Transfer RNA from Tetrahymena thermophila SB210, 73 nucleotides, folded computationally. The organism belongs to Tetrahymena thermophila, within Eukaryota. It matches the Rfam family "tRNA". The family's RNA type in Rfam is transfer RNA. Its mean pLDDT, the model's own confidence on a scale to 100, is 80.
RNA sequence: AGAAUUGUAGCUCAGUUGGAAGAGCGGAGGAAUCCAGAUCCUUUGGUCAAAGGUUCAAACCUUUUCAAUUCCC
Repeated sequence: AGAAUUGUAGCUCAGUUGGAAGAGCGGAGGAAUCCAGAUCCUUUGGUCAAAGGUUCAAACCUUUUCAAUUCCC
């Protein structure tokens, strides 16, 4: 130099090939407890890596860039 895959909440990951954001863990408050842990209830959280394009509508399609991993040399 070339090729492939991946990038979504603080972390681990879903999101059906376009109709617009989800789970578990975590954080906060409460119940319960002599106090904690476990348990239960409520709540908190996102520029979907970035910028363009297509479309009535993009996390999803497309182009470029960035980062990580792998392959080849």